[in-house]
RNA sequence: ACGACUGCAGGGGGAGAGACUACAUGACGUAGCGCCGAAGGAGCAAACAACAUUUGUGAAUCUCUCAGGCAAAAAGACCUCUGUAGGACG
Numbered sequence: 001a002c003g004a005c006u007g008c009a010g011g012g013g014g015a016g017a018g019a020c021u022a023c024a025u026g027a028c029g030u031a032g033c034g035c036c037g038a039a040g041g042a043g044c045a046a047a048c049a050a051c052a053u054u055u056g057u058g059a060a061u062c063u064c065u066c067a068g069g070c071a072a073a074a075a076g077a078c079c080u081c082u083g084u085a086g087g088a089c090g
Stems, first nucleotide, its partner, number of pairs: 005086009018033001020032004034070003040066001041064003047057004
C1' cells in the first nucleotide's frame, strides 16, 4: 500500500570564481600567475567495538583542492515533475 522510501531514464530550476598576462589563432587553444566548490575524489568528530591505552568502523552542503571549473556553451550537488522497476528496505 489511493505507496513512505530507493534505483534508472527524460524534462525544468540550479550558485561560486580573472572577458588577467604572454604566445598563437578567423575562432576554438597553450603556458603562467590569481581565484572557486555544488560532478567525482580525499580527510576527519562524537559514538561504538576490540586482540587494547592504542587500533578499527565512522557523515556532510564541513575541510582539502588531486580532478574539475573561473564570458557564453557544456557540466553542475541539490530540489521538483513525468515515466519505469522495486515495495516498508522507512
Molecule: Glycine riboswitch aptamer
Organism: Halobacillus locisalis